[in-house]
RNA sequence: GGGCGGUUAGCUCAGCUGGUUAGAGCGUGUGACUUACAUUCACAAGGUCAGGGGUUCGAGUCCUCUACCGCCCA
Numbered sequence: 001g002g003g004c005g006g007u008u009a010g011c012u013c014a015g016c017u018g019g020u021u022a023g024a025g026c027g028u029g030u031g032a033c034u035u036a037c038a039u040u041c042a043c044a045a046g047g048u049c050a051g052g053g054g055u056u057c058g059a060g061u062c063c064u065c066u067a068c069c070g071c072c073c074a
Stems, first nucleotide, its partner, number of pairs: 001073007010026004019057001028044005050066005
């Protein structure tokens, strides 16, 4: 230098062929239970969907540029 894949909650990851409220598990907080802790149960908080631009009535999803990470080729 060329090609491919990835970037969504603190962490690990879903998200179908673009469709109207963006999710799960773990973790965190509060409450219940317990003498207490753990376990378990309930509830809650937490997201500029890496960043910019574009297409569209509508974008996490399509196009494009940039950044970062990984793999392959040279």
Molecule: transfer RNA
Organism: Candidatus Omnitrophota bacterium